This is a predicted structure of a 73-nucleotide RNA (transfer RNA) from a Patescibacteria group bacterium. The coordinates come from a structure-prediction model, not an experiment, and the mean pLDDT is 81. Rfam family: tRNA. Gene Ontology term of the family: triplet codon-amino acid adaptor activity. Lineage of the source: Bacteria > Bacteria candidate phyla.

RNA sequence: AGGGGCGUAGCUCAGUUGGUAGAGCACGGGUCUCCAAAACCCGGAGUCGCAGGUUCGAGUCCUGUCGCCCCUG
Numbered sequence: 001a002g003g004g005g006c007g008u009a010g011c012u013c014a015g016u017u018g019g020u021a022g023a024g025c026a027c028g029g030g031u032c033u034c035c036a037a038a039a040c041c042c043g044g045a046g047u048c049g050c051a052g053g054u055u056c057g058a059g060u061c062c063u064g065u066c067g068c069c070c071c072u073g
Stems, first nucleotide, its partner, number of pairs: 001072007010025004019056001027043005049065005
């Protein structure tokens, strides 16, 4: 330098044909307990790496760019 993959909640990851963003763990509250753990119930948390474009509508399509990983030279 060229090619490919990944980037979404604190962490690990889903997200279908473009149609109002989810799960588990963690965290907060509650029930239970002498207290705690476990179990069960409830809840908060997101500029979807960043900037543009297309569209009535973009996590998803297009362009540029940044970071990490792999391959080729």